Overview:
The part of an RNA shown here (small-subunit ribosomal RNA, central domain) has 350 nucleotides and comes from an uncultured bacterium.
Context: one part of a larger RNA
RNA sequence: CUGGGUGUAAAGGGUGUGUAGGCGGGGAGGCAAGUCAGAUGUGAAAACCAAAAGCUCAACUUUUGGCCUGCAUUUGAAACUGUUUCUCUUGAGAGUGGGAGAGGUAAACGGAAUUCCUGGUGUAGUAGUGAAAUGCGUAGAUAUCGGGAGGAACACCGAUGGCGAAGGCAGGUCACUGGGCCGUUACUGACGCUGAGGAGCGAAAGCAUGGGGAGCGAACAGGAUUAGAUACCCUGGUAGUCCAUGCCGUAAACGUUGGGCGCUAGGUGUGGGGGCCUCUUCCGGCUUCUGCGCCGCAGCUAACGCAUUAAGCGCCCCGCCUGGGGAGUACGGCCGCAAGGCUAAAACUC
Numbered sequence: 001c002u003g004g005g006u007g008u009a010a011a012g013g014g015u016g017u018g019u020a021g022g023c024g025g026g027g028a029g030g031c032a033a034g035u036c037a038g039a040u041g042u043g044a045a046a047a048c049c050a051a052a053a054g055c056u057c058a059a060c061u062u063u064u065g066g067c068c069u070g071c072a073u074u075u076g077a078a079a080c081u082g083u084u085u086c087u088c089u090u091g092a093g094a095g096u097g098g099g100a101g102a103g104g105u106a107a108a109c110g111g112a113a114u115u116c117c118u119g120g121u122g123u124a125g126u127a128g129u130g131a132a133a134u135g136c137g138u139a140g141a142u143a144u145c146g147g148g149a150g151g152a153a154c155a156c157c158g159a160u161g162g163c164g165a166a167g168g169c170a171g172g173u174c175a176c177u178g179g180g181c182c183g184u185u186a187c188u189g190a191c192g193c194u195g196a197g198g199a200g201c202g203a204a205a206g207c208a209u210g211g212g213g214a215g216c217g218a219a220c221a222g223g224a225u226u227a228g229a230u231a232c233c234c235u236g237g238u239a240g241u242c243c244a245u246g247c248c249g250u251a252a253a254c255g256u257u258g259g260g261c262g263c264u265a266g267g268u269g270u271g272g273g274g275g276c277c278u279c280u281u282c283c284g285g286c287u288u289c290u291g292c293g294c295c296g297c298a299g300c301u302a303a304c305g306c307a308u309u310a311a312g313c314g315c316c317c318c319g320c321c322u323g324g325g326g327a328g329u330a331c332g333g334c335c336g337c338a339a340g341g342c343u344a345a346a347a348c349u350c
Base pairs, nucleotide, nucleotide: 004321005320006319007304008303012318014201015200017198021194022193023192025088026087027086028085029084030083031082033081034080035077036076037075038074039073040072041071042070048066049065050064051063052062053061054060091191092188093187094185095184096183097182098181103177104176105175107173109171110154115149116148117147118146119145120144121143125136126135162169163168206247207246208245209244210243211242215241216240220236221235222234223233258317259316260315261314262313263312266295267294268293269292270291271290272289273288274287275286276285277284299306300305323350324349325348332343333342334341335340
């Protein structure tokens, strides 16, 4: 390379967008590049294969034929691919009418709770634990009532629920804004799918500058525990957690399952729409489209399990895998303020 794979054995890129490329719906006509057929030329000899012949046989040698799977020219064919012209509407998009949602950004607002400050009442404890101690408290704590400050997070609703490409998104309000769903066909007429590179987005932690700092809390200190205890438990507590701007670019970024299209029994629950029936509504039945779950047939699977949300049956495109360790390391390159990230070996060893 061929072949085989990628839920859990090695292997799906964190995620979308999109360049090149690859692949691509129905009908009719043209061309004939790919494709197919014929002819001609060429395709050295030897070798090889077949049939003969010559050395007594054979090896060997010779003759004839084949082969030389190719290339060029030419004459044709037109199903498929390609190309071009015309056309179609089912793929794709779009207009219009509905409707759901923690989708995003920004602003201002609300109540509960914790903490702190202040004032009142009040007196000896409180806090904490397996038990304690450190700590706090007669300079009046804890408890309780009133007032105030500040930061962060939004109980109930809440769900096996919803939205988003993923990361992720939850108090209520307003403004701006993205996407999907359903109905309807006037419109466009293949405008599509995927996507190496590229450029975006991307939890937490971390970094830079400036704010902020209630609670929590790496580091750190103290108290315990213990043989020790650089821990688990307790009392404190700095960075951080929060905001703005800019970096970082990773994760068990997981459904450990790339994207698209078509096909292949059902049952049941639930979210968002439409239609029909019962019909006065409620409720309910049937059906259809679109999501999210559970169970299950065929089929698949090493098994577990998957099973119309496939891991089934097919086609197209991309990423990736090829024994364990060495190692996601070294070196080099690119990126980064740094931390480090991306790319990525070998010796050696089992």